The RNA shown here (c-di-GMP-I riboswitch aptamer) has 91 nucleotides and comes from a Desulfobacteraceae bacterium. Rfam family: c-di-GMP-I riboswitch aptamer. Rfam links the family to the GO term cyclic-di-GMP binding. Its mean pLDDT, the model's own confidence on a scale to 100, is 88.
This record gives sequence, structure tokens and C1' cells, in this order.
RNA sequence: GCCUGAUAAACGCAAACCACUCGAAAGGGUGAGGCGCAAAGCCACUGGCCUAAGUCCCGGGUUACCGGGAUAGGGCAGCAGGGCUGCCGGG
Repeated sequence: GCCUGAUAAACGCAAACCACUCGAAAGGGUGAGGCGCAAAGCCACUGGCCUAAGUCCCGGGUUACCGGGAUAGGGCAGCAGGGCUGCCGGG
């Protein structure tokens, strides 16, 4: 450096639920919690998925607005691929 995670040890991360909080929402942060994780460390590059404030379109309207549809420039790295980095054991 590459392959690998059967066994062992050390160190880690933290799903759901709940509380507070930011956000239009999806979702994020903190605490608590522990389903799981050998990259569940980092990056939205590709595909995928979630949301639709704003914008556009359609309809209604008492011209205040109301309803429907489309849309990511908002998210998910614990959906997969890819990129970067890294602990321990084995080969």
C1' cells in the first nucleotide's frame, strides 16, 4: 500500500419515542434515549427519495384573498453509487 471483518480489545457514532429550539415544510440543532453501525466520519458529484415558503400555471372571488397543479434554488451522507480521510484485528 492492497484485501478482509471470523475472533478479541480499546475508543467511537446514535434510529424510534420524548422535551426544548430553528424552519413554511421536509428537515436541522441541543438534551435524554439506544434501534442499529467497521466508516452510521466528511462532501449533495450521479441516480433516488422527502418537502413546496417563493415563483409559474389553472379555477373561484366580495380584488382582502381561497382552492388545485407544476417546480429546489430547501433537505436526506442512517437509500445506493462515487470522492476524501481514519481506529483495531486478520491476511